[in-house]
Context: one part of a larger RNA
Formats: sequence, C1' cells, structure tokens
RNA sequence: CUAGGCGUAAAGGGCAGGUAGGCGGAGAUGUAAGUUUGAUGUUAAAGGUACUGGCUCACCCAGUGUACGGCAUCAGAUACUGCAUUUCUUGAAUACGGUUGGGGAAGACAGAAUUCCUGGUGUAGCGGUGGAAUGCGCAGAGAUCAGGAGGAAUACCGAAGGCGAAGGCAGUCUUCUAAGCCGGUUAUUGACGCUUAACUGCGAAGGUGUGGGUAUCAAACAGGAUUAGAUACCCUGGUAGUCCACACAGUAAACGAUAAUCACUAGGUGUCGGCUUCUUAUCAAUGGAUUCGGUGCCGUAGCUAACGCGUUAAGUGAUUCGCCUGGGGAGUACGAUCGCAAGGUUGAAACUC
Repeated sequence: CUAGGCGUAAAGGGCAGGUAGGCGGAGAUGUAAGUUUGAUGUUAAAGGUACUGGCUCACCCAGUGUACGGCAUCAGAUACUGCAUUUCUUGAAUACGGUUGGGGAAGACAGAAUUCCUGGUGUAGCGGUGGAAUGCGCAGAGAUCAGGAGGAAUACCGAAGGCGAAGGCAGUCUUCUAAGCCGGUUAUUGACGCUUAACUGCGAAGGUGUGGGUAUCAAACAGGAUUAGAUACCCUGGUAGUCCACACAGUAAACGAUAAUCACUAGGUGUCGGCUUCUUAUCAAUGGAUUCGGUGCCGUAGCUAACGCGUUAAGUGAUUCGCCUGGGGAGUACGAUCGCAAGGUUGAAACUC
C1' cells in the first nucleotide's frame, strides 16, 4: 500500500460529551477549482516495440515510425462535487399542551430481622456435623417474655415489567434536579445535521489515603475436624473490608461477547408509555381497530461454516470512527506516561512449534 474481515473462529474502544478531519436535504443563479473534451508543446540519446534494410542466416548493426500515460499552456462543456449569493421545509432544534418511570442529589421517617446489653420466668444442656470436636453454659447458657442500644439492608407488591449513555438504579414521604415519550391541516428558526482522532467527564466489585462508623457477613489469621499429608473443601471464632464523608485509582465475561447514525425490506403474538376512534347504557372500566415510541417471543425473504440472526438484523445499501491479520513467548521486556502505592495505559523482539 492493497485485500478480506470483527455475535461464538483473531478482531467493537466500558460509556458519553466533543475539537480538527471525513461525510451531508430540496430549488435557483453565478463561478469553473475538482471533473470532462479538443488543440499545441514537452516527456534527450541509447534501450524497448512495429516495419524495413545491412553483414550468406542469426547474434549484432542501421533507418523510419511509435500507442497509452504524465506535465504545462490555451480554447470549450457544466450533469455531478466544490466555492459564492439567494430561497425552501421534509432532516435537526425550540415553544405550547399532556404524560411516564427503582433516572440523579439531599433530608426526614417506618416496620420486620440479626447481634449485643438490662431485667423476669426457668433448668441442663446449647451449638455444630456425613459423624464429631474446638466453642458457649450451673459465675445460670440455650428457650421464652418485657425493655433498651446500635448498624446495615429494605420481605410481600415484583414481572418475559420500568428507568438510565454505560456503570447501574427498589421501604415511605418531602425538596431540588435531569431526561424520555406522545399530540396538532399549531407556531418559530431554516440544514443549524451525522460521525468523531485529540481532549474532557462518568465509570461495578476489589484496592489506596484521611477522618468517622462497625449490627451482619467475612479475605488474612487462630483453633477443631477430614486426610498419607490438607498451608483446602466442613465446623467454631475472627481482623482488614463490607457502611458514611472527602480525595485517589480507572479496571471486569464493563456481554447483546453484536460501534454510532440514516434509509429500505412479509407477517404473527405478548407486554410497557402515549394519541385518535368504535362498541355496550351516558361516563368509567373492559374489549376491538388505527397509529407513534420502547421491550420480549416466533417466523418469511435474505444472510450465515454451522449454531443461529431475521423491521430491536447477524438482511439490502450509505457515512464515520475503533479494531484484527497463526499458536506460544506476552499483555511480558524496554522506553515513555499516569498513580501515594498496588498497578494502569502504550507495547515489541530473540527463540520456538
């Protein structure tokens, strides 16, 4: 540089915002940079090639011609792209009116349960296991009743259900705050769009720092078992941690193992949020029909190595970014960079099969 790819074979960045860049709706006018047509010049000779000729042929040598392409200049063309001006409303956005939800932040409160403490009743066991033992208990445990303390988590509802960009989000109430969806012969702007290196922010669990908190559970650790051994699985304990505040860290099977956006391409059947409309007897509820947005299942064409996917595409096209190119060595070494550290990011080679 070209090619083929990225659900499961190597390969979609964890997610979002977003600069440069790339790409970009409809009409008109101008321009003529890209594009395109023609002409002229040039692209040394040798070489190559076509034809012809000279050495008896050939090698070799000579003569004449030479396409395509490139570059420059000039003259034209104007469909497409660009540039400039102008207009438009379908893309995009805003307003207005509805509506939805565990979306986010802060505060207050609630009832179960575990543990501990105090007191009452009460007596010899409790606990635990495959079976035991360590452990707890006559200094009165376990059981049971009453009261209290404190921390953490919110049974049922609950769902193939909802919301969020992802991570993720669930007791109740209040305040603050962000977002989606729907509606119209409604209004406004008038392409303001899509994507996105760099950069910035968010980012489970575990981990780190400082200060709190500590009920439960529980790495490490101790003991009891098991075993040939048992640095384990089982049991009794138990510290970091688990919780809060503020910082750091920046990774996961961060998964739909499926990048974002737009357009097109049979249906059927659930469910969630809206609009319109019909029916029953007015409303309401239920039910039917249409329609927009989400979320599931089945399935046609098509695709796929198969599995499967199938209007939520892995189908058919378009734009842009990221990534892959045999296994091991290795996500290692070195360097750089970020971090308090742990470590993260970037990321080889020798060698070997």